Lysine riboswitch aptamer from Chryseomicrobium excrementi, 177 nucleotides, folded computationally. Taxonomically the source falls in Chryseomicrobium (Bacteria, Bacillati, Bacillota, Bacilli). It matches the Rfam family "Lysine riboswitch aptamer". From the family's description: Riboswitches are metabolite binding domains within certain messenger RNAs that serve as precision sensors for their corresponding targets. Rfam links the family to the GO term lysine biosynthetic process.
RNA sequence: UAUCUAGGUAGAGGCCGCAGAGCUUAAGAGUAUGAUACGGGAGUUUGACAGCUAAGAUCGUGUUAAAAAGGAAGCUUUGCCGAAAUGGAAGUGUGUCGUCACCACCUUCUAUUGGGGUUAUUUUGAAUAAAAAUAACACUGUCAUUUGCAUUCGGCAAAUGGAGAGCUACAGUCAGU
Repeated sequence: UAUCUAGGUAGAGGCCGCAGAGCUUAAGAGUAUGAUACGGGAGUUUGACAGCUAAGAUCGUGUUAAAAAGGAAGCUUUGCCGAAAUGGAAGUGUGUCGUCACCACCUUCUAUUGGGGUUAUUUUGAAUAAAAAUAACACUGUCAUUUGCAUUCGGCAAAUGGAGAGCUACAGUCAGU
């Protein structure tokens, strides 16, 4: 030393950045479910077992009582910038009706995604709310290349392309000169 190469510290993207928590509200819903009366007449329930049922089930109608979860909006607040999300594998424990399973949560490894948005399809969902996945479309931040305009040492604009294991700044390790 505007070179090479590990790691460290501090930051930026957005006024829909990401995720968590608390409170309020709407919806869920006059639904599920319970009780009761009538009708009715033999099965019903589960993924499986167990269970319920002629002391009349499942079902239908009327009356009456009447939720909750996940999710959503607003406000407050916390942690942050692979924030986080999704898929796969493994592990152990917890949770849900009586049991097991399924499912959900947790941990580790691994793959993809820079970020948010709009549209379409699919899935989940009570839902025309919202979320997830895929694709397309522009937008945006960053870096590189090219072109143009400026410039006195580094700016502005446009186009194309890449990815966060990135980018910027600082100090600084190894190596080279």